A computed fold for a 73-nucleotide RNA from a Verrucomicrobiota bacterium, annotated as transfer RNA. Its Rfam family is "tRNA". It is annotated as a transfer RNA. Its mean pLDDT, the model's own confidence on a scale to 100, is 81. Lineage of the source: Bacteria > Pseudomonadati > Verrucomicrobiota.

[in-house]
Parts: sequence; C1' cells; structure tokens
RNA sequence: GGGGCCGUAGCUCAGUUGGUAGAGCACCUGCAUGGCAUGCAGGGGGUCAUCAGUUCGAUUCUGUUCGGCUCCA
Repeated sequence: GGGGCCGUAGCUCAGUUGGUAGAGCACCUGCAUGGCAUGCAGGGGGUCAUCAGUUCGAUUCUGUUCGGCUCCA
C1' cells in the first nucleotide's frame, strides 16, 4: 500500500422482507431473611462509531472517514 470481517446499553452479544431498539450479566429501588448470599417485582441507562447519499421513512442499502482484528505484499 491492497483485500476481507467487525463497530448496537457499563460488559458479552441478538436484531429475518427498511416502518417508534432488545436479551443475559452489572447498576438503582422495594419485598422476603436478624444480616449476607440468594430469589421475586419494578426501574434507570442507547446521537445503533463518524459524515454524507438513496428513500415518505435507514441500526438495516450505498460511499467517505476513524478505530479494532485478520490475510497478501
């Protein structure tokens, strides 16, 4: 320098014809216990990496940039 894959909650990851974003763990509150562990119920938390394009509408399609992994030289 070139090719491929990936970027979604604090962490690990889903998201199926483009149509108002989810799970587990973690965090907060309440209840159960004398207390802890633990269980149950409820709750908070997201510019879906960035910028632009297509579209009535983009996490999803296209391109640029940034970052990570990997292959070739």